[in-house]
Context: one part of a larger RNA
Molecule: small-subunit ribosomal RNA, central domain
Organism: uncultured Verrucomicrobiota bacterium
RNA sequence: CUGGGCGUAAAGGGAGCGUAGGCGGCGGCGUAUGUCGGAUGUGAAAUCCCCGGGCUCACCCCGGGAAGUGCAUUCGAAACUGCGCCGCUAGAGGCGGGGAUGGGACACUGGAACAGAUGGUGUAGCGGUGAAAUGCGUUGAUGUCAUCUGGAACACCGGAGGCGAAGGCGAGUGUCUGGGACCGUUCUGACGCUGAGGCUCGAAAGCGUGGGGAGCAAACAGGAUUAGAUACCCUGGUAGUCCACGCCGUAAACGGUGCUUGUUUGCCGUGGGGGGAAUUGACCCCCCCCGUGGCGCAGCGAACGCGUUAAACAAGCCGCCUGGGGAGUACGGCCGCAAGGCUAAAACUC
Numbered sequence: 001c002u003g004g005g006c007g008u009a010a011a012g013g014g015a016g017c018g019u020a021g022g023c024g025g026c027g028g029c030g031u032a033u034g035u036c037g038g039a040u041g042u043g044a045a046a047u048c049c050c051c052g053g054g055c056u057c058a059c060c061c062c063g064g065g066a067a068g069u070g071c072a073u074u075c076g077a078a079a080c081u082g083c084g085c086c087g088c089u090a091g092a093g094g095c096g097g098g099g100a101u102g103g104g105a106c107a108c109u110g111g112a113a114c115a116g117a118u119g120g121u122g123u124a125g126c127g128g129u130g131a132a133a134u135g136c137g138u139u140g141a142u143g144u145c146a147u148c149u150g151g152a153a154c155a156c157c158g159g160a161g162g163c164g165a166a167g168g169c170g171a172g173u174g175u176c177u178g179g180g181a182c183c184g185u186u187c188u189g190a191c192g193c194u195g196a197g198g199c200u201c202g203a204a205a206g207c208g209u210g211g212g213g214a215g216c217a218a219a220c221a222g223g224a225u226u227a228g229a230u231a232c233c234c235u236g237g238u239a240g241u242c243c244a245c246g247c248c249g250u251a252a253a254c255g256g257u258g259c260u261u262g263u264u265u266g267c268c269g270u271g272g273g274g275g276g277a278a279u280u281g282a283c284c285c286c287c288c289c290c291g292u293g294g295c296g297c298a299g300c301g302a303a304c305g306c307g308u309u310a311a312a313c314a315a316g317c318c319g320c321c322u323g324g325g326g327a328g329u330a331c332g333g334c335c336g337c338a339a340g341g342c343u344a345a346a347a348c349u350c
Base pairs, nucleotide, nucleotide: 004321005320006319007304008303012318014201015200016199017198021194022193023192025088026087027086028085029084030083031082034080035077036076037075038074039073040072041071042070049065050064051063052062053061054060091191092188093187094186095184096183097182103177104176105175106174107173108172109171110154114150115149116148117147118146119145120144121143125136126135162169163168206247207246208245209244210243211242215241216240220236221235222234223233258317259316260315261314262313263312266295267294268293269292270291271290272289273288274287275286276285299306300305323350324349325348332343333342334341335340
């Protein structure tokens, strides 16, 4: 390479946008790139295969034939593919309409809780644990009331509910802004799918500069526990957690399941949109589309399980796997301020 695979055995890229490339709807006309057929030339000899012959046979040798899957020229076919032209609307996109939404960004606002400050009240404890102690408190703590200040997070609503490509997103209001669903069938007329490189986004932790700092809390200190206790428990506590800007680019970045399209019995929920019948009615009931769950036919599967949201049946494109350790390491290269990231072996060994 061929082949076989990738939910859990090795294997889906963290996610999107998109370049090259690969692949590509319906009808007509033309062409003849691929494709198919004929003819001619060529395809050295030896070898292989077949026929015949020579060594007493055979090995070996000689003669002839076939083959030489190929290439070129030429003639022809036109279903499929390619190319050119014309047309179509079922793919895709636009337009109009009402509507759903923790999608994103910025600004402002709010209440509960917490901590601190000031004042009032009040007195001996508070706190903490399995039990304690460290700690706090007569310089008046804890408790309680009033006022003020501060930072972070938003109870109830809240839901196997919603939105987003993923990461992720939850108090309220305003401004700016992204995407999708449904209804109409109004327009364009294949404008599509995927996507090596590339670009962008990307939790937490971490890094740089400046700010902020209530609570929590790596490190650290002390108190306990213990044989020890560099822990689990307790009292403290700094980075950090928060904001702005700039880096980092990782994850059990998980549905451990790449994206797109079509096909294939169903039942029960739930969110959004539309319709029907009926009505006092936004309720209930029925139908259609989209999303999101549960259970299950066929089928698939090693089993577990999956099952119209497929892991079924097919097609297109990308990524990835090829025994365990060594090792996601070394070296080199690229990136990064650093931490480190990406790419990625071998010896040796079982």